[in-house]
Context: one part of a larger RNA
RNA sequence: CCCGCGGCAAGACGGAAAGACCCCGUGAACCUUUACUACAGCUUUGCACUGGACUUUGCGCUUUCUUGUGUAGGAUAGGUGGGAGGCUUGGAAGCCGGGACGCCAGUUCCGGUGGAGCCAACCUUGAAAUACCACCCUGGAACGCUCGAGGUUCUAACCUCGGACCCUUAUCGGGUUCAGGGACCGUGCAUGGUGGGUAGUUUGACUGGGGCGGUCUCCUCCCAAAGAGUAACGGAGGAGCACGAAGGUACCCUCAGCGCGGUCGGAAAUCGCGCACUGAGUGCAAAGGCAAAAGGGUGCUUGACUGCGAGACGGACAGGUCGAGCAGGUGCGAAAGCAGGUCUUAGUGAUCCGGUGGUUCCGUAUGGAAGGGCCAUCGCUCAACGGAUAAAAGGUACUCCGGGGAUAACAGGCUGAUACCGCCCAAGAGUCCAUAUCGACGGCGGUGUUUGGCACCUCGAUGUCGGCUCAUCACAUCCUGGGGCUGUAGUCGGUCCCAAGGGUAUGGCUGUUCGCCAUUUAAAGUGGUACGCGAGCUGGGUUUAGAACGUCGUGAGACAGUUCGGUCCCUAUCUGCCGCGGG
Numbered sequence: 001c002c003c004g005c006g007g008c009a010a011g012a013c014g015g016a017a018a019g020a021c022c023c024c025g026u027g028a029a030c031c032u033u034u035a036c037u038a039c040a041g042c043u044u045u046g047c048a049c050u051g052g053a054c055u056u057u058g059c060g061c062u063u064u065c066u067u068g069u070g071u072a073g074g075a076u077a078g079g080u081g082g083g084a085g086g087c088u089u090g091g092a093a094g095c096c097g098g099g100a101c102g103c104c105a106g107u108u109c110c111g112g113u114g115g116a117g118c119c120a121a122c123c124u125u126g127a128a129a130u131a132c133c134a135c136c137c138u139g140g141a142a143c144g145c146u147c148g149a150g151g152u153u154c155u156a157a158c159c160u161c162g163g164a165c166c167c168u169u170a171u172c173g174g175g176u177u178c179a180g181g182g183a184c185c186g187u188g189c190a191u192g193g194u195g196g197g198u199a200g201u202u203u204g205a206c207u208g209g210g211g212c213g214g215u216c217u218c219c220u221c222c223c224a225a226a227g228a229g230u231a232a233c234g235g236a237g238g239a240g241c242a243c244g245a246a247g248g249u250a251c252c253c254u255c256a257g258c259g260c261g262g263u264c265g266g267a268a269a270u271c272g273c274g275c276a277c278u279g280a281g282u283g284c285a286a287a288g289g290c291a292a293a294a295g296g297g298u299g300c301u302u303g304a305c306u307g308c309g310a311g312a313c314g315g316a317c318a319g320g321u322c323g324a325g326c327a328g329g330u331g332c333g334a335a336a337g338c339a340g341g342u343c344u345u346a347g348u349g350a351u352c353c354g355g356u357g358g359u360u361c362c363g364u365a366u367g368g369a370a371g372g373g374c375c376a377u378c379g380c381u382c383a384a385c386g387g388a389u390a391a392a393a394g395g396u397a398c399u400c401c402g403g404g405g406a407u408a409a410c411a412g413g414c415u416g417a418u419a420c421c422g423c424c425c426a427a428g429a430g431u432c433c434a435u436a437u438c439g440a441c442g443g444c445g446g447u448g449u450u451u452g453g454c455a456c457c458u459c460g461a462u463g464u465c466g467g468c469u470c471a472u473c474a475c476a477u478c479c480u481g482g483g484g485c486u487g488u489a490g491u492c493g494g495u496c497c498c499a500a501g502g503g504u505a506u507g508g509c510u511g512u513u514c515g516c517c518a519u520u521u522a523a524a525g526u527g528g529u530a531c532g533c534g535a536g537c538u539g540g541g542u543u544u545a546g547a548a549c550g551u552c553g554u555g556a557g558a559c560a561g562u563u564c565g566g567u568c569c570c571u572a573u574c575u576g577c578c579g580c581g582g583g
Base pairs, nucleotide, nucleotide: 001583002582003581004580005579006578007577008576010575011574012573014570015569022404023403024402025401027400028399029396030395031394032393035201036200037199038198039197041194042193043192045190046189047188048187049186051154052153053152054151055150056149057148058147060145061144063142064141065140066139068137078136079135080134081133082132085119086118087117094113095112096111097110098109099108100107101106158181159180160179162178163177164176165175166174167173204216205215206214213233217239218238219237220236221235222234240385241283242342243341247301248300249299250298251297252296253295255279257275258274259273260272261271281290282289284347286345287344288343305328306327307326308325311322312321313320317386330339331338332337353379354378355377356376357375358374359373361372362371411458412456413454414453415452417451419447420446421445422444423443424442428438429437465540466538467537468536470532471529472528473527474526475525478503479502480501481498482497483496484495485494486493505519506518507517508516509515546564547563548562549561550559551558552557
């Protein structure tokens, strides 16, 4: 050096299983509910199957009978018209008894008696006779009809899982007949309610992982790198309107502040003089503007017009912005002219659907109409603001699928804020004396052991705390060794330098690492090694499915809260290591 055999398991990010954790999907499934929408079920009401009688009661209608004092007036005058006569022995006035109405004055009806009269134009009144007739009004009564409502009752629909008989040797079913119930119940159609009982679904995105929080449209400034534009969960603020004058025009005016002077009157009210280029003011945030004003007034007014619009800005599109000029008619101004809102930039919402007004448009043979079009206008915190629907919340540790190292938890990597370890300066402490020792305020490094940041390999899997076993390295050294300084007398020490050869506990509690305690030791070092080591062991903790407590939640369920329980697979191919053998 080559080839074997027996072993060990450190590596081959070993094998196994398209990660179950995490995120994503306009994925799924179950579960919940005061998510949404349906449906079953339950229920309300109407009509039908569904009939008779009696009674109470309501609306309406026909017929008959009644009913009506405002004042003036013989008085309890409903309205209008006709009208000069009407009623009466088939019985008037009056009287007696009773009923009804009543604004108690009277009106009206019935019965008896009575026996031949009683009213009407007259005077008052807006209106003349209930003398007589007709049509009505207001309120009421009676009979009848129709449509109801309530109650009682009947039997013939309908019901009986009551008896008897028959089919029929039969606890089905049917028929017959009794009995009971009864127009209820029940069913159909329509209708309102209730309705996780059941079903289908929804339950946003951004995001230095996700959740929680915040945000989502528009305006102003910075970032923005002197054209425009330009991102971030970068830094600051605003808007979701207002105004018929705060618009148009003609004419006029100049502020804030300060100084001086001046009754009450002051730091500051109104007045005078001067300085004052803008520091005031601008309806509202900021920026850019603005004094020949865009700021402050007065007069007259409605251009806060209609029909257009050359040409531009901006821009993926859709939207957005500016605009001379032309036509019509208008306001102000002597005129030239200016005026299509406001100093400018926010003050907002596509389409569909629907409403209102107008219209010389279409309008199913024709004329209309219905309906539509066009013009004007209205209805959205559709604010997740380019708006998926008119209409929508949650749980999953019982979970599942497709994916992702595009994205988290372990480990590694980068970084080194934080951490640890040093150094510089030296105020001060140290009786005196900065530097024996300690060292403020500050400054500069190193390490990669903490807590983090980033999200770079790994999600078609890199097993995660602690213990056991076995270790190996660094030195910023715990002991043992050698030294310097000392605020080192000695003994003990303090601090610093050199040094990694060797060594560096046993128990109690806890899953613990750690820590506390007990007792030893020369000492009971600090770290790295995938917080060394699960194809070496364990499995107490964490981190599935069961269950319970507390708390939260309406609930399904949830909790870096607790508690009991809970499957740890692999026969070693290669590298490596140990031992043995052959060539």

Large-subunit ribosomal RNA, domain V from an activated sludge metagenome, 583 nucleotides, folded computationally. It matches the Rfam family "Bacterial large subunit ribosomal RNA".